[in-house]
RNA sequence: UUCACAGGCCGUUCUAUCGCUGUUGCCCUCGAGGCAAAUAGAGGAAAGUCCGGGCAACACAGAGCAUCUCGCUUCCUAACGGGAAGGAUUUCGAUUUAUCGGAAGACGGAAAGUGCCACAGAAAAAAGACUACCUUAAUGCAAAUUGAGGAAAAGGUGAAAACGUGAGGUAAGAGCUCACGGCUUGUUAUGGCGACAUAGCUUGCGGUAAACCCCGGGAGUUGAAAGGCCAAAUAAGUCCCGAACCAGGAGCUGCUCGCUCCUUAAAGAUGAAAAUCUUUUUUCGGGAUGGGUAGGCCGUUAGAGUGUGUUAGCAAUAGCACAACCAGAUAAAUGAUAGAAGUUUGCUUCGGCAGAUACAAAACCCGGCUUAUAAGCCUGUGAAAUUA
Repeated sequence: UUCACAGGCCGUUCUAUCGCUGUUGCCCUCGAGGCAAAUAGAGGAAAGUCCGGGCAACACAGAGCAUCUCGCUUCCUAACGGGAAGGAUUUCGAUUUAUCGGAAGACGGAAAGUGCCACAGAAAAAAGACUACCUUAAUGCAAAUUGAGGAAAAGGUGAAAACGUGAGGUAAGAGCUCACGGCUUGUUAUGGCGACAUAGCUUGCGGUAAACCCCGGGAGUUGAAAGGCCAAAUAAGUCCCGAACCAGGAGCUGCUCGCUCCUUAAAGAUGAAAAUCUUUUUUCGGGAUGGGUAGGCCGUUAGAGUGUGUUAGCAAUAGCACAACCAGAUAAAUGAUAGAAGUUUGCUUCGGCAGAUACAAAACCCGGCUUAUAAGCCUGUGAAAUUA
């Protein structure tokens, strides 16, 4: 310098004419009205609806189960399944060979239990003897064959085969013994807030939990079409069924428990009484049919907010000071046309010519995550080439 990959920042401007919405002002027939001027007017993701909250309703609160979710340490934050800095593991590179720099992840537990590891192989974890090895007996001229016993060191299969290498020992062998090493359990010392690191002693030696499960932490539900207020209009319309006191119904959730609230009264008939039946009425629940209204306002944008400076901190971030107010529509405004410019690509006779300018559109608000993205810029890693 070029190429590739990963991460991050940013992501158009001005003038003129016309048009739209909000706010401020005046008029007014008080009606979505009219007039003039000023001012403001869609993002880094507004997308996805995946998390966490604010706010609102249920509720005066609760417990258990189910279901879902998180999982190394410390810190940040209103909180998070988010962010920052570290640790261990895996992995790439460099050269000083034990240091430095980068990347990755759904990073607790396999010594509570259950399950799975195809095919191959003798055997896949309470898992072994296929080919070879050793001892011994019988048969046999010999080679060898058969039986009994020993063993898992050699070879084979496989992703993985009783931790690895070496030596001793043995009939042949085995952590059987020793030395060095890997991982693991527990513990001591030193360092660190901690995860952990180093050293010593000790216990043991398949994998798999984005398999069920166990351990620890967290989660009430619904959602602005949430909710609330005003105005107007109609027939507290009619009919049927069930229940009405240790029973039923309603009230936050998927279930259970608990808690709170509500649940009548009258008349008549039978009867000695208790009580039973009928009618009317009250309350609650379910079903059918019929009628009116669907207009306006709040919620609705001044904030866990933004910008600048400074202090603390490796950083995420926090404190202090100052400054400004930057959409609020309600079927949906935030634009159209013309010209010029900015950034950038290619060609060039260096005068210019021809292109490109992405993804995309607020609807209660905020903090994250994920996805899309032209051009330009920055950082890191890898490869190649050139020069010193």
Predicted 3D model of a 388-nucleotide RNA (Bacterial RNase P class A) from Pedobacter sp. The RNAcentral record of the sequence draws on ENA. It is recorded under the gene name rnpB. Taxonomically the source falls in Pedobacter (Bacteria, Pseudomonadati, Sphingobacteriales, Sphingobacteriaceae).